[in-house]
RNA sequence: GCUCGAGUGGCGGAAUAGGUAGACGCAAGGGAUUUAAAAUCCCUCGCCAGCAAUGGUGUGCCGGUUCGAUUCCGGCCUCGAGCA
Numbered sequence: 001g002c003u004c005g006a007g008u009g010g011c012g013g014a015a016u017a018g019g020u021a022g023a024c025g026c027a028a029g030g031g032a033u034u035u036a037a038a039a040u041c042c043c044u045c046g047c048c049a050g051c052a053a054u055g056g057u058g059u060g061c062c063g064g065u066u067c068g069a070u071u072c073c074g075g076c077c078u079c080g081a082g083c084a
Base pairs, nucleotide, nucleotide: 001083002082003081004080005079006078007077010026011025012024019067028044029043030042031041032040046057047056048055049054060076061075062074063073064072
């Protein structure tokens, strides 16, 4: 240099013939239980604004297509593999 693959919460990891983003697990927080703890069960858990209700924003970054993009297209960045 060329080709291929990957990039999604704090972590792992789903969702791709475009249609509610974040299933499931781990971690974390609150509660129940216990003399106390472990285990177990229930709830919460991206970010921003707000007292709250709620609103906005968010899939590596920047654009494009579309009513609508994690998904399709282009460029770039990072990581991995192969070739030279």